[in-house]
Formats: sequence, structure tokens, C1' cells
RNA sequence: UGAUUUUAAGGCAAUGAAGUCUGCCUUAAACGCCUUUGCGGGCUGAUGACUUCUACCCGAAA
Repeated sequence: UGAUUUUAAGGCAAUGAAGUCUGCCUUAAACGCCUUUGCGGGCUGAUGACUUCUACCCGAAA
């Protein structure tokens, strides 16, 4: 350094955090959509779902 085995547990669900629920993964689960031969260009969303916070965008009022 590599391979294998065992153990502990944990991890993931297109952009941040916490809680709950659901599903998935055991070294995987996961890494959005449109367009282009490619380079490149364009678009949506902070959730898998619910609640809350933060960031961003739009509108209104004070």
C1' cells in the first nucleotide's frame, strides 16, 4: 500500500440546519430538467413528505 474477514454502527433520498414520518443502502444508497456532435447555453427547487429556522426570488403594506 492492496485484498479479505470480523466488529461497531451508521449512512443516503439534485443547494443549508433541527425535529417527526416514510423509503432506500451496507461500501452502497445519492449526484434535477431542456438543448448541443462536443465546447457551451437555458431553467426549476433549500422537503422524499410534514413543521420550524436561515439564505435567495416575486408582490403588497407601514